[in-house]
RNA sequence: GACAAAGGCAAACCCGGCGAAAGCCGGCGACGCAAAGCUCCGAGGCUACGGUGCGCAUCGCGCGCUACGCCGGUCGAGCCGCCGAA
Numbered sequence: 001g002a003c004a005a006a007g008g009c010a011a012a013c014c015c016g017g018c019g020a021a022a023g024c025c026g027g028c029g030a031c032g033c034a035a036a037g038c039u040c041c042g043a044g045g046c047u048a049c050g051g052u053g054c055g056c057a058u059c060g061c062g063c064g065c066u067a068c069g070c071c072g073g074u075c076g077a078g079c080c081g082c083c084g085a086a
Base pairs, nucleotide, nucleotide: 001083008033009032014027015026016025017024018023031073037079038078039077041076042075043074044071045070046069050066051065052064053063054062055061056060
């Protein structure tokens, strides 16, 4: 980063599975992506099993807070990578 070339990845929906959930894996499928390759280091966002506080209390339920969970297709950062016009 091009009306280039060879390629690559794969959103949503749906199906199957795992998970408390966020979400992840596989299949289908392409919304898009010049890093939509890899890594939670920083920021940001999501979930709340568990923990905890409060309320109700019918033994249970509801509400709030909380990451050790999750998101790399939220951004930054680090590392690796194809081509070679302006």
The prediction has a mean pLDDT of 88. This is a predicted structure of an 86-nucleotide RNA (c-di-GMP-I riboswitch aptamer) from a soil metagenome. The RNAcentral record of the sequence draws on MGnify.